[in-house]
Parts: sequence; structure tokens; C1' cells
RNA sequence: GGUUUCGUGGUGAAAUGGAUAUCACAUCACCCUCCGAAGGUGAGGUUGCAGGUUCGAUUCCUGCCGAAACCG
Repeated sequence: GGUUUCGUGGUGAAAUGGAUAUCACAUCACCCUCCGAAGGUGAGGUUGCAGGUUCGAUUCCUGCCGAAACCG
């Protein structure tokens, strides 16, 4: 340098055009307890960036940024 794949809460993943983007762990609050752990209830927090297509984009297209694998 080329090709391919990937980028989603703090972390790991799901959703592949359509209802308020879902789940687990973590964090915080409350309950429970003499206190803590465990357990229960609830809350906050996410689509790499910029454009395009579409009635509608996490999803499709283009460019850029970053990561990995392979080739040279």
C1' cells in the first nucleotide's frame, strides 16, 4: 500500500429498514439485615464522525477516523 471484517450505555453482547434501541454484569437509590454480603424493587446511562438514500436508518450507500485478520 491492497482486500475483508468490525466500531451500539462503564463492560460484554442483541436488534440487520418500522412501536419508547433490548439483555446481562457493573453504578446509584430504596427494601431486607444489628451491620455487611446475598436476595428483591426501581432509576440513570448507548448506535465512532460527517454526508446521502428513504415516509422512516443501529441496519443500506459514500468519505473520514480507529481496531483486527490476511496479502504484498
Transfer RNA from a Pseudomonadota bacterium, 72 nucleotides, folded computationally. Rfam family: tRNA. Rfam classes the family as a transfer RNA. About the family: Transfer RNA (tRNA) molecules are approximately 80 nucleotides in length. Taxonomically the source falls in Pseudomonadota (Bacteria, Pseudomonadati). The coordinates come from a structure-prediction model, not an experiment, and the mean pLDDT is 80.